The RNA shown here (Glycine riboswitch aptamer) has 86 nucleotides and comes from Parasulfitobacter algicola. The coordinates come from a structure-prediction model, not an experiment, and the mean pLDDT is 86.
RNA sequence: ACAGCCCCGCCGGGAGAGCGCGGUCGCCGUCGCCGAAGGAGCAACCGCCCCGGUAAACUCUCAGGCACAAGGACCGGUUGGGUUGC
Numbered sequence: 001a002c003a004g005c006c007c008c009g010c011c012g013g014g015a016g017a018g019c020g021c022g023g024u025c026g027c028c029g030u031c032g033c034c035g036a037a038g039g040a041g042c043a044a045c046c047g048c049c050c051c052g053g054u055a056a057a058c059u060c061u062c063a064g065g066c067a068c069a070a071g072g073a074c075c076g077g078u079u080g081g082g083u084u085g086c
Stems, first nucleotide, its partner, number of pairs: 002085006009078005018031001020030004032066003038062001039060003045053003
């Protein structure tokens, strides 16, 4: 230098669900709903087998969200950094 992988940042794409009602209205209360920030839970399997370890886009909705905006798992791209190979 090249290739793979990982991380911060940046760019593009990115779903779902009430512009609900009330109030002292940058918020709070209340009813209904959503799952793709975060969080929590479980199988096979494994172990030192009483018990414990361990996954998700599954499940639960604590949190978050339900016009626009913002956010958004994940996917693609990319400066820089790290690591592995040659």